The prediction has a mean pLDDT of 81. This is a predicted structure of an 82-nucleotide RNA (transfer RNA) from a Candidatus Saccharimonadota bacterium. It matches the Rfam family "tRNA". Rfam's curators write: Transfer RNA (tRNA) molecules are approximately 80 nucleotides in length. Gene Ontology term of the family: triplet codon-amino acid adaptor activity.
[in-house]
RNA sequence: GCGCGAGUGGUGGAAUUGGUAUACACGCAUGCUUGAGGGGCAUGUGCCGCAAGGCUUGGAGGUUCGAGUCCUCUCUCGCGCA
Numbered sequence: 001g002c003g004c005g006a007g008u009g010g011u012g013g014a015a016u017u018g019g020u021a022u023a024c025a026c027g028c029a030u031g032c033u034u035g036a037g038g039g040g041c042a043u044g045u046g047c048c049g050c051a052a053g054g055c056u057u058g059g060a061g062g063u064u065c066g067a068g069u070c071c072u073c074u075c076u077c078g079c080g081c082a
Stems, first nucleotide, its partner, number of pairs: 001081007010026003019065001027045007046055003058074005
């Protein structure tokens, strides 16, 4: 240099016909249980905001009524070829 793949909350990861982004698990917070700890159970947990609401899928554009998903450019990482 060329080809292929990957990047989504604090972490691992779903969402595959383009139609509620963050399912599920872990972690964390609060409470109950315990003498205490651990374990178990219940509720909550992306970000901003008092709320209404707004924002968010590596970055920037585009298509579309609607984009994590399709198209273009670009960054980073991995694999292969030279």